Glycine riboswitch aptamer from a Planctomycetia bacterium, 112 nucleotides, folded computationally. Its mean pLDDT, the model's own confidence on a scale to 100, is 81. The sequence was found by an Rfam model in a public genome assembly. Rfam family: Glycine riboswitch aptamer. Rfam describes the family as follows. This family represents the bacterial glycine riboswitch.
RNA sequence: ACACACACUGUUGGAGAGUGACGCGGUCCCGAUGGGCCGCGUCCACCGAAGGGGCAACCCGCGGAGAGAACUCCGCGGCGAAUCUCUCAGGUCCAAGGACAACAGGGUUCCA
Numbered sequence: 001a002c003a004c005a006c007a008c009u010g011u012u013g014g015a016g017a018g019u020g021a022c023g024c025g026g027u028c029c030c031g032a033u034g035g036g037c038c039g040c041g042u043c044c045a046c047c048g049a050a051g052g053g054g055c056a057a058c059c060c061g062c063g064g065a066g067a068g069a070a071c072u073c074c075g076c077g078g079c080g081a082a083u084c085u086c087u088c089a090g091g092u093c094c095a096a097g098g099a100c101a102a103c104a105g106g107g108u109u110c111c112a
Base pairs, nucleotide, nucleotide: 005108006107008105009104010103011102012101013100018044020043021042022041023040024039025038026037027036028035029034045092046091047090051088052086053085054084059078060077061076062075063074064073065072066071
């Protein structure tokens, strides 16, 4: 110095679930009691792949038992992952967002 790894940036791909009901406001349809669209609020139903919460084995500590260092088992506590799980947040026409993946760019640290 490269590679790996890590984070950032760009490009591409990227699932799921209600175009729900009611109310208020805005706007458009010549006008509007009617209708379309948008925003907000409330309620019910649903999704999980922004984010967030939870935990298994292993390992560690303490106590107890077996039989005595090792070893084994039990209990308590700690550490401890996800695409698992919860559904707080977010989302349920399009758009936006989107875990994750690939490619690229420069950057950072370590080892030999």